[in-house]
Context: one part of a larger RNA
C1' cells in the first nucleotide's frame, strides 16, 4: 500500500421488511447429470453451466457409429498431354460409383491459316491440399461477471531516508469523485452526466395508398369534393430547479407551491472506466506450436444425436364456480409477404382440398384478436374440472414421416382437490393475466425476440440476511 475481520462509523441496492404471483408436489415439454449403447458427436458446470452455443437433428445439417468406396484427393495454385465446354438416355448397384452408347453442339481472342492463347473437362507426376484432430494454461478477436457500481489514474509541486503519501481526506449535498465550501496543493485524463434513438405535448411543411367536419352520393370514405380532424414523417418549440416561498453557511442543495402535456435524471433503450476471475470460446473466424497424411482427410447408404430403473434445472397445462361449456356481440399494436401472403366461392364435421381476385404493399393479404360484455346452462362431484395415455380413421409438408414431424375427427379419459424442508421474480402502465406478430424454417415452438388489451397490492423502516461504496481500526496474510 492492499486484502481480510462472527471490529467500528456513514450510505446504497426488490438486499431484508411490507405485499402480489409463483417454483419445490401432479402430468407433460425441454436442457443437464447418470446409466445404457456400435454410436448415443462436441462444448458450457456456484452466482456468471443446465428452453445455454442450437433463430428450429426425419435425409441434409452432422462433427458420432456400422458398412461400402477414393487417394494430388470434395476445395486452391503451379507443370505436361489430350479434348471445346455442355447435354441426353441405358445397364449394374443401397448409393457413392462403374460400364459402355449417343442425336445435338464445334463457340471466344490472335493468326503468316500451319497453329497459338483464354476458359472448362479428362488423364498423369509431384510440390501440396485437407483435418469440427490437441493445446482458450502459447494467442488475436469476441463475450460473460463484479456493475451502469462510482470509481481508476496522471503531470507539476510539497511531505517522507524509502516503500509511498498528498491531490481523491474533511463539513454539507447528490443517482453520481454530482456540485459547493474548506484545505500544500494546483491542474488534467478515463469513467458520471450531456450529446444519440424511442416515447409523452404542440407548431409548421406535405396530403397518397391515409383521414371525413361541412355538401352531394353509396350496401360500403364507395365516388365527387376537401386536407379541418386522425394519422404518417421531415423540420422546429418545449423542462432549465427557469419562477415564488421556507430551510440552509450569504453556498451547493433540499422541501413545498405556481404555471405546464410533462418537474426536478419525465419513462424506456443504446452506451460498460482502471481492472478481477490463467472466467468462456482453437467447434463462428483468425492463428503459434504439436499431431494425422491409402488417413485423425474425402464421398455414400443406413443408423445415432430422439435410448431410460433414476436425479436436478427451466417452462407449459391444471387441480376449478373470480370457473367450464354453448350462442350472440365490441375494441388493438408491432410486424411479415412474389419459389410468397392468399381474399372470395365451392366441397369436407374438421385438419384441409378445388377454382381463383388482389398485392413487390399506409392500396391487397396474413387479420374474425383474446381476455371483456350480454344471455343460457352446469351446482361442488375426481365432476360438463383436468386433459396425459392409447385405439381407429384421415389431412399437410417433403425423394422419404418405421426408428423420429405437425395437425384434425371420433372413441379412451391417467395423475392431479393448491403442494414438506426450502426457494425465485416484481415498486407502475410494473406484477399478474389475455391474446397477436416475427426470426429460424419445405415441414415442425409450451422456447426465444417483439407487440398491444385488461390492470393491482405494498414499502413502517434499515435491527437482521446477501452484495456493494467511502472513512477508520486490528492483523503471525501478500
Nucleotide at each position: 500500500u492492499g486484502a481480510c475481520g462472527g471490529g467500528g462509523g456513514c450510505c446504497c441496492g426488490c438486499a431484508c421488511a411490507a405485499g402480489c404471483a409463483g417454483u419445490g408436489g401432479a402430468u407433460u415439454a425441454u436442457g443437464u447429470g447418470g446409466u445404457u449403447u456400435a454410436a448415443u458427436u462436441c462444448g458450457a458446470c456456484g452466482c456468471a453451466a443446465c428452453g445455454c452455443g442450437a433463430a428450429g437433428a426425419a435425409c441434409c445439417u452432422u462433427a458420432c457409429c456400422a458398412g461400402g468406396a477414393c487417394u494430388u484427393g470434395a476445395c486452391a495454385u503451379c507443370c505436361c498431354a489430350c479434348u471445346a465446354a455442355c447435354g441426353a438416355g441405358a445397364u449394374a448397384g443401397a448409393g457413392a460409383u462403374a460400364u459402355g452408347u449417343u442425336a445435338g453442339g464445334u463457340g471466344c481472342c490472335c493468326u503468316u491459316c500451319g497453329g497459338g492463347g483464354a476458359a472448362a473437362g479428362u488423364a498423369g507426376a509431384g510440390a501440396c491440399a485437407g483435418g469440427u484432430g490437441g493445446u482458450g494454461c502459447a494467442u488475436g478477436g469476441u463475450u460473460g461477471u463484479c456493475g451502469u457500481c462510482a470509481g481508476c489514474u496522471c503531470g507539476u509541486g510539497u511531505c517522507g531516508u524509502g516503500a509511498g503519501a498528498u491531490g481523491u481526506u474533511g463539513g454539507g449535498u447528490u443517482a453520481a469523485g454530482u456540485c459547493c465550501c474548506g484545505c500544500a496543493a494546483c491542474g488534467a485524463g478515463c469513467g458520471c452526466a450531456a450529446c444519440c434513438c424511442u416515447u409523452a405535448u404542440u407548431g409548421u411543411u406535405a396530403g397518397u395508398u391515409g383521414c371525413c367536419a361541412u355538401c352531394a352520393u353509396u350496401c360500403a370514405g364507395u365516388u365527387g369534393g376537401g386536407c379541418a380532424c386522425u394519422c404518417u414523417a421531415g423540420c422546429g418549440a418545449g423542462a432549465c430547479u427557469g419562477c415564488c416561498g421556507u430551510u440552509g453557511a450569504c453556498a451547493a442543495a433540499a422541501c413545498g407551491g405556481a404555471g405546464g402535456a410533462a418537474g426536478g435524471u419525465g419513462g424506456g433503450g443504446a452506451c460498460g472506466a482502471c481492472g478481477u476471475c490463467a472466467a468462456a470460446u482453437c467447434a463462428u473466424c483468425a492463428u503459434g506450436c504439436c499431431c494425422c497424411u491409402u488417413a485423425u482427410g474425402u464421398c455414400c447408404u443406413g443408423g445415432g444425436c430422439u435410448a431410460c430403473a433414476c436425479a436436478c434445472g427451466u417452462g407449459c397445462u391444471a387441480c376449478a364456480a373470480u370457473g367450464g361449456u354453448u350462442g350472440g356481440u365490441a375494441c388493438a399494436a408491432c410486424g411479415a409477404g412474389u419459389u410468397g401472403c392468399g381474399a372470395g366461392u365451392c366441397g369436407g364435421u374438421g385438419a384441409c382440398g378445388g377454382c381463383a381476385a388482389g398485392c413487390u404493399a399506409a392500396u391487397c393479404u396474413c387479420u374474425u384478436a383474446a381476455a371483456g360484455c350480454c344471455a343460457a346452462u352446469c351446482u361442488c362431484a375426481g365432476u360438463u374440472c383436468g386433459g396425459a395415455u392409447u385405439g381407429u380413421a384421415g389431412g399437410c409438408u417433403g425423394c422419404a414421416a418405421c426408428u423420429c414431424g405437425c395437425c384434425u375427427a371420433c372413441a379412451u379419459g391417467a395423475a392431479g382437490u393448491c403442494g414438506g424442508a426450502a426457494u425465485c421474480g416484481c415498486u407502475a402502465g410494473u406484477a399478474a393475466u389475455c391474446g397477436c406478430g416475427g426470426a429460424u424454417c419445405a415441414g415442425c415452438a409450451c422456447g426465444c425476440c417483439g407487440c398491444g388489451g385488461u390492470g393491482a397490492a405494498u414499502a413502517c423502516g434499515u435491527u437482521c440476511c446477501c452484495g456493494g461504496g467511502c472513512c477508520u481500526u486490528g492483523u503471525a496474510c501478500a
Annotation:
The part of an RNA shown here (small-subunit ribosomal RNA, 3' major domain) has 478 nucleotides and comes from Dechloromonas sp. Dech2017. Its Rfam family is "Bacterial small subunit ribosomal RNA". NCBI's taxonomy places the organism under Bacteria, Pseudomonadota, Betaproteobacteria, Rhodocyclales, Dechloromonas.